[in-house]
Record summary: A computed fold for a 411-nucleotide RNA from Paenibacillaceae bacterium WGS1546, annotated as Bacterial RNase P class A. Rfam family: Bacterial RNase P class A. Rfam links the family to the GO terms dimeric ribonuclease P complex, tRNA processing and ribonuclease P activity. It is annotated as a ribozyme. Rfam's curators write: Ribonuclease P (RNase P) is a ubiquitous endoribonuclease, found in archaea, bacteria and eukarya as well as chloroplasts and mitochondria.
RNA sequence: AAAGUUUGACAGACAAUCGCUGGCGGCUUCGGCCGCGAGAGGAAAGUCCGGGCUCCAUAGGGCAGGAUGCUGGAUAACGUCCAGUCGGCGCGAGCCGAAGGAUAGUGCCACAGAAAUGGACCGCCGAUGGCUGCUUAGGCAGAUCAGGCAAGGAUGGAACCGUGGUGUAAGAGACCACGAGGGACACUGGCGACUUUGUCCCUGGUAAACCCCAUCUGGAGCAAGACCGAGGAGAACGCGGAAGCUUCGCGCUUCAGCCCUUGCCCGGGGUGCGUUCGGGUUGGUCGCUUGAGCCGGUCAGCAAUGUCCGGCCUAGAAAGAUGAUUGUCGCUUCAAGGCGCGGGAGGCCGGCUUCGGCCGACCGCUACGACCGCGCGAAGUACAGAACCCGGCUUACGGCAAGCUUUCCGG
Numbered sequence: 001a002a003a004g005u006u007u008g009a010c011a012g013a014c015a016a017u018c019g020c021u022g023g024c025g026g027c028u029u030c031g032g033c034c035g036c037g038a039g040a041g042g043a044a045a046g047u048c049c050g051g052g053c054u055c056c057a058u059a060g061g062g063c064a065g066g067a068u069g070c071u072g073g074a075u076a077a078c079g080u081c082c083a084g085u086c087g088g089c090g091c092g093a094g095c096c097g098a099a100g101g102a103u104a105g106u107g108c109c110a111c112a113g114a115a116a117u118g119g120a121c122c123g124c125c126g127a128u129g130g131c132u133g134c135u136u137a138g139g140c141a142g143a144u145c146a147g148g149c150a151a152g153g154a155u156g157g158a159a160c161c162g163u164g165g166u167g168u169a170a171g172a173g174a175c176c177a178c179g180a181g182g183g184a185c186a187c188u189g190g191c192g193a194c195u196u197u198g199u200c201c202c203u204g205g206u207a208a209a210c211c212c213c214a215u216c217u218g219g220a221g222c223a224a225g226a227c228c229g230a231g232g233a234g235a236a237c238g239c240g241g242a243a244g245c246u247u248c249g250c251g252c253u254u255c256a257g258c259c260c261u262u263g264c265c266c267g268g269g270g271u272g273c274g275u276u277c278g279g280g281u282u283g284g285u286c287g288c289u290u291g292a293g294c295c296g297g298u299c300a301g302c303a304a305u306g307u308c309c310g311g312c313c314u315a316g317a318a319a320g321a322u323g324a325u326u327g328u329c330g331c332u333u334c335a336a337g338g339c340g341c342g343g344g345a346g347g348c349c350g351g352c353u354u355c356g357g358c359c360g361a362c363c364g365c366u367a368c369g370a371c372c373g374c375g376c377g378a379a380g381u382a383c384a385g386a387a388c389c390c391g392g393c394u395u396a397c398g399g400c401a402a403g404c405u406u407u408c409c410g411g
Stems, first nucleotide, its partner, number of pairs: 001407008010398001012329007020039002023036005041383001045394002048392005053221004065217005070084005085099001086097004100212002105210002107206003121153002123149003128146002131142004161179006180203007189194001225286004234277006241255005257271005293312005299306002330381005338376006346363002349360004
């Protein structure tokens, strides 16, 4: 220098003007107005896990269903996090893991192949029985009908654990030696996953097939839910001019009364009044933001995290505020190093150091000028927007810093 990897912090700043939503104070003609102060995130997003909170359900236990699945720890809890074990990937820093059980049982293993867990196509043998020939009746030879075998070939991702030997008619874990993987037991180390060594037993894969084992698990969600309560309908009680009907109850009808129809008349339309009650609609209030809170420090711990001390209060809307404009500055790019002015012979990096300096690389060395100071231009400045609240995960996204790794270059 390039490529990579891990972790951390940040998420533009200030001012002016015009606005928006709460809080506090003041004024008010109750409509508002004025002043002060506050006002989004690391993901507020997806709504995928876990919890708080609320209502409903619930004696206790079990089945079914669902979720999780190496170990230890953290936590309110988790499928999250931390530290490890084992396995895999990467030269490496490092990353990834549905990582219990195939020795509980059942199933499945396409195509090819004889056979995908009791299989024989080619092949090998034919010891034994039978056949044929020879032979002195013992026996020998031949073919391979029965039959035996699974070494070799061929198929396949995978062929009954591998290699070598013994053995046999030919062969085979049938037996032996060495080895691979798995299990049980004992042993070494470890809290444990696991691991060291030994003995014995076993040998296809698949549980992201059913299943078995272990652990956890009631449901719905702030539109949860609680409270206050207009109008209208209902119920009870009381009152209500005249007439009629009547089931004798203001139960029904008509008129009167009252209201509307321009002030009046006619006509038309509508209509019992009061008090109380409980439920409850529109609406309003609460839930609502002081909380597993934030910041700093201390102690314990490898860490996640926790203890203690001090300080702080930091949105709470309901079509949904938190914005817009202008100016100045910051940062990045143009830029392998822009342009102008001034200075200018040294500057800068690394190592060592007795801190005085020494050694080495690079740029520059009288300038087409390294380096220093001041000033100037253009473009860009991400993802995104709380809605009951927290802890996580995932996704989106901008530049910055630090540690580490690999390669190259110079000494």
The coordinates come from a structure-prediction model, not an experiment, and the mean pLDDT is 77. The sequence is in RNAcentral, with records from ENA. The source organism's lineage runs through Bacteria, Bacillati, Bacilli, Caryophanales and Paenibacillaceae. A source record names the gene rnpB.